A computed fold for a 112-nucleotide RNA from a Cytophagales bacterium, annotated as SAM riboswitch aptamer (S box leader).
RNA sequence: CACUUAUCGAGAAAGACCGAGGGACAGGCCCUAUGACGUCUUGGCAACCUUUCCACAUGGAUUCCGGUGCCAAUUCCUACCUAACCUCCAAAUGGGGGCGGGAAGAUAAGAU
Numbered sequence: 001c002a003c004u005u006a007u008c009g010a011g012a013a014a015g016a017c018c019g020a021g022g023g024a025c026a027g028g029c030c031c032u033a034u035g036a037c038g039u040c041u042u043g044g045c046a047a048c049c050u051u052u053c054c055a056c057a058u059g060g061a062u063u064c065c066g067g068u069g070c071c072a073a074u075u076c077c078u079a080c081c082u083a084a085c086c087u088c089c090a091a092a093u094g095g096g097g098g099c100g101g102g103a104a105g106a107u108a109a110g111a112u
Base pairs, nucleotide, nucleotide: 003110004109005108006107007106008105013042014041015040016039017038021031022030023029026078027077028076043071044070045069047068048067049066052061053060054059075104080101081100085098086097087096088095089094
């Protein structure tokens, strides 16, 4: 790097340094010299692992310490598909939207 599984509507600050872009990509729309992004320190949140208990197939509860992670906006929105159902337009077999499902992305664990 690729693979498998799970989750992604909630939650979470301040200071210092740096100095111009950043929010994955495309289109939007936002953040940003009132200093974004990034790095460091402290703090916090709590997804997975971990801790402990019950169960012993899955799971449920819990978490002192710990391993990663995270602390603008639903993964910021959209993209690809769409039967039933809801809804709007239409004379109409049709079309639009919603709900829903994929793809991609992020994180964790596992295996390799």
Its mean pLDDT, the model's own confidence on a scale to 100, is 80. Of the family's consensus pairs, 96% are formed in the model.